[in-house]
Context: one part of a larger RNA
C1' cells in the first nucleotide's frame, strides 16, 4: 500500500431554558416503613425539608412598604400589574479525564557498575635485539682526596620491534559480513603499562588525567512501576439521510495578538403588527469636491520705498549714485491635509404619501466569526513602486455552480428544486478549429491590429489658414551675375569670404550683395542671392485632427492574434440578422412560506427553494427490552451472493443460488447506535 475487523459529545449531580404531564396560591416529598412478591419491583404512609406565595435594610428592625436622613414637597430598590411547582424529554452551562488520540516534562517508590568510570583484594601477562647510569674491581694518579683509563655491573614512565594494548588518517563498507567493522599506513610496547577474577561507589547521585563523558547499543540528569486518562489557548480525526434559514473574519478590553470577553453579523422561539426599506415631495445640520486668496502661512516678475550692503563723497556730519539684498504698500500671476470671502453632488436625520409584504423591533435559547482575498472608486504610508501595506466606500470570491475573458477564486454576463432532442436572450460573439453576419461609407499598407515611452520623420487622410502663381510661379536647363573697388583698418599678405569698422554707399542696367557657400598663402576660379529665355500649371509654408513609422534589445520551445490563417476575417461610424448560459420563457413533477377557503388533508391564489461555519425541522438503519407462550421458520430462519420493483434519501420489498437454525412484524422504551481519511489500532495479503 489494499481489505477485514475495531476506533471519538458519554455518565453522574447541580444550573438553565424549552417541551410533554399532574396538580394549582399552592406544589413535593427524602431518608426509612408497611403490605404484595415473580425479589425486579409496585401500592400505600413518611410533610423533615425545598421551592413558590413580600419586600427593604450592612444589620438590629419595619413590613406594601423599606432605605436614605435630624427630616424628605425627594431619591434608591420594590408593591399595585398574581403562577408556581413536582417528573421526564431534549438543548446549552458548571463540576469532574468530559469528543478521541499526541507531549518535552514534574514528583514517588524501587532496579540497576555482567557494558562503562573510578576504587579495592588477590592473580596473570610483556618474543627477541640495542644503549650501558650508579655502584664494585684492577691498573695509573694525588701528601691524601680528586681525578683518568680498562674491565666488571645492569639503571631508564630509555631506544628499535612480535605478542598485547590503542586509533591522529585515509579507502571500502552505509537496506553493511558488521546497529561502529575490514583493509593500507600508524602510536605505545618495564609502564602514570596491559589484563583475568571477587569485591565498593547510582540518579541532583556516582564515577570523570574533564569531553557534559560514563552510569547495560538513545544521558545537561539512567531504567521500571505508580501520582495518570499530568497539562496542551497547538496539530490531527471525529462516522447514516432529506427539508428551511444562513454568517464572520470587524469594534472595545486583554503579559493580549494564530487565544478569550462584551458588542456586531446567523438561527429558533415568543409577543408586536408595518413600527423596515425604495422612491417622490417638505424641512434641517454640514464645511468634504470644486473653487479662492478676505485670513494664516507659501510664491514670480515689476513698481513704489523703510532699513541694509557696495561705490562716492567729506575734517566731520551731510549728501549723491546703484540692472545689489529687500520689510510694508502696490499691480499682474500662483499654491496649501493641519488656509477659507465661498461652495456642490451624494450621504446623514425628521416628516408625510405612494409601492411592496421581502422586513423591523423587544425578549429568551443556540451558535459560529473575531488570520480576509482581489477588484472598482477616495485617502494615508511607500518611490502618485509592489500579486506591498494600512483606513474608507460598493462589488465579487470566501460559502457560488453555469457562460465569456485560449487556460485563468476575486473581472464581465448571470445565482443552478428536478425533468424536457422545446422558445426568447446577457456577457461576448459569427472565415476553419468552432455555434452564428450580412448591408453601407470611410481609414490602415505598418501583418499595425496581435505590448511600450520621452523624442524623431517631405508615411498617409481629413479640415484650417498664408504667401507667390497664364501680366507665367515652384523645380530643371541656357545665360547674365557687372563697374568705381583690392570699400576703410588692421595685416608679411586680407582684393566680397582671418578678423574689426561702416544710417553697407554710389553707378550701369533685365539684374547682380562693399556679398550665400566651397577656394588660393594672396590673387586665380567655381557657386549662390538677383535678373532674362525655355517650359506651362499649380507651387511654397503654418496649425490642427484620424490611423500609422522609427525609437524596439534576454534567456528549455515559433511563443506579445488560442492555433490555422487575415488586406478584412484590422479599424472607425450607422444598421439589419443570427449565435449564446443552468438567466427568462413553455410543458409536467417534487418540497415549503404565506393569505384565503374549506370536505381537516386537500384546493386555489402568491411567492420560495445555491450555499462553508453554525442554528432549525422531519426521517432511515443498526443492538437490546416489553408487545411475543404471539407471529415467520427444514415446504429452509440469521447470513452470503445475484435479479426485479419501489421510495425524495438514509433504506425497503419480493425472489433464484448458496447456506442449515434461527428470526421477528406493529407501537414504545433504552443505547457500546452508523467511518474513508486521526504518520489511527490489530490481523491477513
Nucleotide at each position: 500500500g489494499c481489505c477485514u475487523g475495531c476506533g471519538a459529545g458519554u455518565u453522574a449531580c447541580c444550573a438553565u431554558a424549552u417541551c410533554a404531564u399532574g396538580c394549582g396560591a399552592g406544589g413535593u416529598u427524602a431518608a426509612g416503613g408497611u403490605a404484595c412478591u415473580g425479589u425486579a419491583g409496585u401500592a400505600c404512609c413518611g410533610g423533615a425539608g425545598c421551592c413558590g406565595g413580600a419586600g427593604g435594610g450592612a444589620a438590629a428592625c419595619c413590613g406594601a412598604g423599606u432605605c436614605u436622613u435630624a427630616a424628605c414637597u425627594g431619591g434608591g430598590c420594590g408593591a399595585a400589574u398574581g403562577a408556581g411547582u413536582a417528573u421526564g424529554g431534549u438543548g446549552u452551562g458548571g463540576u469532574a479525564g468530559a469528543c478521541c488520540c499526541g507531549a518535552a516534562g514534574c514528583c514517588g517508590a524501587g532496579u540497576g557498575a555482567u557494558c562503562u568510570a573510578c576504587c579495592u583484594a588477590u592473580g596473570a601477562u610483556c618474543a627477541g635485539g640495542c644503549u650501558g647510569a650508579a655502584g664494585c674491581u684492577c691498573c695509573g694518579g694525588u701528601a691524601a682526596c680528586a681525578c683518568g683509563g680498562a674491565g666488571u655491573g645492569g639503571a631508564g614512565g630509555g631506544c628499535c620491534g612480535a605478542a598485547c594494548a590503542c586509533u591522529a588518517g585515509u579507502c571500502u563498507g552505509u537496506u553493511g559480513a558488521a546497529a561502529a567493522a575490514g583493509g593500507c599506513a600508524g602510536u605505545g610496547a618495564u609502564g602514570a603499562a596491559u589484563u583475568g577474577u571477587g569485591g565498593g561507589u547510582a540518579g541532583g547521585a556516582g564515577u570523570g588525567a574533564a569531553a557534559g563523558g560514563c552510569u547495560a547499543a538513545a544521558c545537561a540528569a539512567a531504567c521500571u512501576c505508580g501520582g495518570a486518562g499530568a497539562u496542551a489557548g497547538c496539530u490531527g480525526g471525529u462516522u447514516c439521510u432529506c427539508c428551511c434559514c444562513g454568517a464572520a473574519a470587524u469594534g472595545g478590553c486583554u503579559u493580549u495578538a494564530g487565544g478569550g470577553u462584551c458588542a456586531g453579523c446567523g438561527u429558533c422561539a415568543u409577543a408586536u403588527g408595518a413600527u423596515c426599506a425604495a422612491u417622490g415631495c417638505c424641512g434641517g445640520a454640514g464645511g468634504u469636491a470644486g473653487a479662492g486668496c478676505a485670513c494664516u502661512g507659501a510664491u514670480u516678475a515689476g513698481g513704489c520705498u523703510a532699513g541694509g550692503g557696495c561705490c562716492u563723497g567729506u575734517c566731520a556730519c551731510a549728501g549723491g549714485g546703484u540692472a545689489c539684498c529687500a520689510a510694508a504698500c502696490u499691480u499682474a500671476g500662483u499654491c496649501a491635509a493641519a488656509c477659507u470671502c465661498c461652495g456642490a453632488a451624494u450621504g446623514c436625520c425628521g416628516g408625510u404619501a405612494u409601492u411592496u409584504a421581502a422586513a423591523g423591533u423587544a425578549u429568551g435559547g443556540c451558535a459560529g466569526u473575531g488570520a480576509g482575498a482581489c477588484u472598482g472608486u477616495g485617502g494615508g504610508u511607500g518611490a502618485u513602486a509592489a500579486g506591498a501595506u494600512u483606513c474608507a466606500u460598493g462589488g465579487u470570491c470566501g460559502a457560488a455552480a453555469g457562460g465569456g475573458a485560449a487556460a485563468c477564486a476575486g473581472c464581465c454576463c448571470a445565482g443552478a428544486c428536478c425533468g424536457u432532442c422545446a422558445g426568447c436572450u446577457a456577457a461576448g460573439g459569427u472565415c476553419c478549429c468552432u455555434a452564428a453576419a450580412c448591408u453601407a461609407u470611410g481609414c490602415u499598407a505598418a501583418g499595425u491590429g496581435g505590448a511600450a515611452a520621452a523624442g524623431g520623420a517631405a508615411g498617409u487622410a481629413u479640415g484650417a489658414u498664408u504667401g507667390c502663381c497664364c501680366a507665367g510661379a515652384c523645380a530643371g536647363c541656357c545665360a547674365g551675375g557687372a563697374g568705381g573697388u583690392u570699400g576703410g583698418c588692421u595685416u608679411a599678405g586680407a582684393a566680397g569670404c582671418a578678423g574689426c569698422c561702416a544710417c553697407u554707399c554710389c553707378u550701369u542696367g533685365a539684374a547682380a550683395g562693399a556679398g550665400u557657400g566651397c577656394g588660393u598663402a594672396a590673387u586665380a576660379g567655381c557657386u549662390c542671392a538677383c535678373u532674362g529665355g525655355u517650359c506651362g500649371a499649380g507651387u511654397a509654408g503654418u496649425c490642427a485632427u484620424g490611423c500609422g513609422c522609427c525609437g524596439a534589445c534576454a534567456a528549455u520551445u515559433u511563443a506579445a492574434c488560442g492555433g490555422g490563417g487575415c488586406u478584412a476575417a484590422g479599424c472607425a461610424u450607422a444598421g439589419u440578422a443570427c449565435c449564446g448560459a443552468a438567466g427568462c420563457u413553455a410543458c409536467g413533477g417534487c418540497a415549503u412560506u404565506g393569505u384565503c377557503a374549506u370536505u381537516u388533508a386537500u384546493g386555489a391564489c402568491a411567492g420560495u427553494g445555491g450555499g462553508u461555519a453554525g442554528g432549525g425541522g422531519a426521517g432511515c438503519a443498526u443492538u437490546c427490552u416489553g408487545u411475543a407462550a404471539g407471529c415467520c421458520g427444514a415446504c429452509g430462519a440469521a447470513g452470503g451472493u445475484g435479479a426485479u420493483c419501489c421510495g425524495g434519501g438514509a433504506g425497503g420489498a419480493u425472489u433464484g443460488c448458496u447456506g442449515g437454525a434461527g428470526g421477528u412484524a406493529u407501537c414504545a422504551g433504552a443505547a457500546g447506535u452508523g467511518a474513508g481519511a486521526a504518520u489511527g489500532c490489530a490481523g491477513g495479503c